[in-house]
Molecule: transfer RNA
Organism: bacterium
RNA sequence: UCCAACUUAGCUCAGCGGUAGAGCAAUCGGCUGUUAACCGAUCGGUCGUAGGUUCGAUCCCUACAGUUGGAG
Numbered sequence: 001u002c003c004a005a006c007u008u009a010g011c012u013c014a015g016c017g018g019u020a021g022a023g024c025a026a027u028c029g030g031c032u033g034u035u036a037a038c039c040g041a042u043c044g045g046u047c048g049u050a051g052g053u054u055c056g057a058u059c060c061c062u063a064c065a066g067u068u069g070g071a072g
Base pairs, nucleotide, nucleotide: 001071002070003069004068005067006066007065010024011023012022013021018055026042027041028040029039030038048064049063050062051061052060
């Protein structure tokens, strides 16, 4: 320098056009002599940034940024 993949909650990941979910973590409660475990609830997201397409974009297109891998 070129090519490809990825970027969504504190972490690991789903969701691939129609107002974003799970598990773990955190907080509160229940249970227990206590802790752990278990059960319930709550909390948590300008979907990397900026444009474009569309009635509507996490999703499609473009550029940029970052991470990883490959080629030279």